[in-house]
RNA sequence: CUUAUCCAGAGUGGCUGAGGGUAUAGGCCCUAAGAAGCCACAGCAACCGGUUCCGCCGAUUACCGCACGCUUCGACCCGCGGUAGGCAACGGAACGCUGGUGCUAACUCCUACCUGCCGACCUCUCGGGGUGCGGCGGGAGAGAUAAG
Numbered sequence: 001c002u003u004a005u006c007c008a009g010a011g012u013g014g015c016u017g018a019g020g021g022u023a024u025a026g027g028c029c030c031u032a033a034g035a036a037g038c039c040a041c042a043g044c045a046a047c048c049g050g051u052u053c054c055g056c057c058g059a060u061u062a063c064c065g066c067a068c069g070c071u072u073c074g075a076c077c078c079g080c081g082g083u084a085g086g087c088a089a090c091g092g093a094a095c096g097c098u099g100g101u102g103c104u105a106a107c108u109c110c111u112a113c114c115u116g117c118c119g120a121c122c123u124c125u126c127g128g129g130g131u132g133c134g135g136c137g138g139g140a141g142a143g144a145u146a147a148g
Stems, first nucleotide, its partner, number of pairs: 001148006011041005019030003024112004042104003047100002049097001050095006061084006069076001108142001113139007120131004
């Protein structure tokens, strides 16, 4: 940089000792009943890898048909079509696998920029117009993780 996902899920112990929730701002939370960090063990998930199954199926293989060539005939070679089986690739599902990562408060904790609907308020020439407002959505941006 590209692509995919981000309202699900899953914590105990030890060391340590004051902050933490990515950064900025606001909010709201967690935290001496012990934050962050490190270590050990456990767990969650299923991105990659693995295994199994299913689908599809170029090639190859077997058989059949047709045409052509060769040939005394047959066999055989080549081409086209069909049937069967079917490795690889691709797609799907399952497993949680002594593999590679990740994760284990709160939706990525929420909001910020654009926008749709509903409401509230203000205004009006009654058609409408407006807003540092509220609720529910969509998108962008930022971030996290995976794969490349």

The RNA shown here (SAM riboswitch aptamer (S box leader)) has 148 nucleotides and comes from a soil metagenome. Its Rfam family is "SAM riboswitch aptamer (S box leader)". From the family's description: The SAM riboswitch is found upstream of a number of genes which code for proteins involved in methionine or cysteine biosynthesis in Gram-positive bacteria. RNAcentral holds the sequence, with entries from MGnify. Model confidence (mean pLDDT): 79 of 100.